[in-house]
Transfer RNA from a Planctomycetota bacterium, 72 nucleotides, folded computationally.
NCBI's taxonomy places the organism under Bacteria, Pseudomonadati, Planctomycetota.
The prediction has a mean pLDDT of 84.

């Protein structure tokens, strides 16, 4: 330098144009003599940035940053 994958919640991951959801984690609450487990609710996201195309973009296109491997 050059292609190639990734980048969403605190953490591990989903959605591949119709507008973002699970598990785990936390906070309450029900079991329980208390405690874990388990069951319910709830909180939590400018979708790594900046454009651009579209009525509409996490998604498609361009440039950019960061990390992993890969070739030289």
């Nucleotide at each position: 330098u050059g292609a190639u994958c990734a980048g969403u919640a605190g953490c591990u991951c989903a959605a591949g144009g119709g507008a973002a959801g699970a598990g785990c984690a936390c906070a309450c609450g029900a079991c329980u003599c208390u405690c874990a487990a388990u069951c319910g609710u709830g909180c939590g996201g400018u979708c790594g940035c900046g454009g651009g195309u579209u009525c509409g973009a996490c998604u498609c296109c361009c440039g950019u940053c960061u990390g992993a491997a890969c070739a030289a």

It matches the Rfam family "tRNA". Rfam classes the family as a transfer RNA.